[in-house]
Formats: sequence, structure tokens, C1' cells
RNA sequence: AGGCAACCGCUGGAGGCGUUUAUUUUAGGGCGCUUCGAGAGGAAAGUCCGGUCUUCAUAGGGCAGCAUGCCGGCUAACGGCCGGGGGUUUGCGCUCAAAGCGCACGCUACGGACCAGUGCCACAGAAAAUAUACCGCCCGCUGUGUUUUUUUGCGGCGAGCAAGGGUGAAAAGGUGCGGUAAGAGCGCACCGCGGUUUGAGCAAUCAAACUGGCAGGGAAAACCCCAUGUGAAGCAAGACCAAAUAGGGGAGGAGGAGUGGCCCGCUCCGUUACAACUUCCGGGUAGGUCGCUCGAGCUUCUCAGUAAUGGGGAGCCUAGACGAAUGGUUGCUACCCGCUUCGGCGGGCACAAAAACCGGCUUAUCGAU
Repeated sequence: AGGCAACCGCUGGAGGCGUUUAUUUUAGGGCGCUUCGAGAGGAAAGUCCGGUCUUCAUAGGGCAGCAUGCCGGCUAACGGCCGGGGGUUUGCGCUCAAAGCGCACGCUACGGACCAGUGCCACAGAAAAUAUACCGCCCGCUGUGUUUUUUUGCGGCGAGCAAGGGUGAAAAGGUGCGGUAAGAGCGCACCGCGGUUUGAGCAAUCAAACUGGCAGGGAAAACCCCAUGUGAAGCAAGACCAAAUAGGGGAGGAGGAGUGGCCCGCUCCGUUACAACUUCCGGGUAGGUCGCUCGAGCUUCUCAGUAAUGGGGAGCCUAGACGAAUGGUUGCUACCCGCUUCGGCGGGCACAAAAACCGGCUUAUCGAU
């Protein structure tokens, strides 16, 4: 999230006049006429999260389920917001280079992966986690070819290595020098990593020094473990008033008199139950009233704070419907597009619309900044 104006409507509000009503007036209610002023959103949406409010439930504790998960702050509260820390993609710089470090924009569900347990890591690859050995490097013994010999080619057996090649998203620190038969943190320097101490910080964490040749990969958005939180349903919540009809309960009916039961049958008597009808009570429905819009409110100024946010001053009242109003027509005009004889003409103008209220998040959206 177009603007201004006129006219005709609709919703609810305030005032005036008239009329009607009970019991005389006033007040009040209903109806009619009239005047005045008000009347959708940034998302009113999705209903994802948090709260206010309402009803029900609830001794206390635990389990399960669900949600959240670095630190500090803000807030009524939050899974939200602000600030900080760590990590990381990309780019740039430092470095011969690699590893690494620094800076910038962005992203970040970021507790725990030896010291609980289980499981997973496709394909490729020797090996995907008790490390391993395909090609390869090196040593010893040995067969054989060549050579006068040294040497050397092709093999076999045994031992050593993990530097190089190769696979992979990932292969048990990186670079260099020394060292070695070949190699290897095997030794050293620098970088990285772990530990300890000290310092800085509220903290997450960071820095420095010392120290250890170096822990054993990834993944918890797998189960799981740990910590914290969590009663449920929702304004069609719910509260109040309350017809007709039907049904429930009490009293009368009820006495000799209506109907039925009790007595084998009939009759009488007795006893008992019940109906019509009268009246009262209570629940619920239709209907009505409230909840309902003055509120964690809006505008503006100012102060505190890096900020989120909070304090103070002044001004303001801004939909409240329920077969659910917020609309229609016209004129001028803003913006965009097309045409133009430059005078104008035609077209377009999004997403979408309250329903108890508030704070967030997410999604939709022509255009503008």
C1' cells in the first nucleotide's frame, strides 16, 4: 500500500423532535423523522509459537509423551528480539608452497560421539576404525639370463616401511631440514592439536607462558543420554435473564363416585397404584443481555542504553457486527503502460478483507524507498 470532492446507500454511536407503553408525572424502553461525527490490514491470512481471559481438572512425588538446547540481556511470556562468542561457505591478503593465520560479506537446530550403550558411513578402495597394505620402496637368502668382474634384467621365499602412486565426501597432523637400508614425530624448527598454570571477561570464550611428539575420523536433523520446561480445552470459551410445546419432580385430585393390581372364578368390602384436570418448582431449547473492545493502546517530545527495550512529559479515543456493515456512481488527480496531430486519448493499479484481544514467526504482494 494512491489522494481530494460530490451524491446515494449500509453498520453501530451521540444529540434533538414526535409518538407509544406500564400506574398520574418524571426517568427509562420500543418505533418514526432529523442532525452530527466514526467505520479493515500490513499482512485482517496460515493458526506455527507465546500470553491475557474463561471453564473444567488438580494432595505430593515419579514415569511416559512433547518441546527447547553456546553465553549475556530484553520482555507479561516465547521456540521471539538485541548484543556477544565459537564454527563455517565464498572472496581478498600473508606464505616459495602446503598446512595455517588475518580481514570482509553471508550462513549457523551450536548440550553430549574415549572416559553410558546400540547401530550407521552407499559407490570406489588394500583398508571406513581393534586400522590396513593393491601398486610401490628397501634388506637378506635363492633360481635364472647377460657380463671377466662390479653392476643389472626377470622370478621365488622371508622380513622391514607407510614416504610416493591410486580410491574416496572423509585414509591416524602439515611444510622444511636432519636422519635411515628404505622409511617413520624417529629428532629438530615453524604452524596446528591436547594438557597445566597465569591473566582478561558477568559468562560463552580468548590470550600468553610452560609442557606432551600427538590424543585417534564423521554423523545425535540415527536411536539414545543429560539439563530445562510442559494439566486440558478454547469467546461456538463462558456468565446471566428466560417463552410456547414436550418431558421430570412436589401438592391437590384422593371422598361414596374414573381406570388398573392384590383375592381360584364372580360379586361386594377392604387395600394399593395411576390418569384426566388444577397449581407450584427445577433443568434445558428458541430468543435476549453480557463477555466485546480503554488496551502489555495510539501520536509526539525527551532521558537512559551499542541495541532489543525501558522511564518520564504532553495530547488523543480510533469498527464491534452475528443470514455478519465497511459499498456504489461521478468529477479532478498521483503512479505505470500503449498510441499521439504533443492538445490529449485508451488501458492498468497488487496480495487480500476484521469476528475476544495482545506480542511474535511464517507465507502472499503491482509498485516505491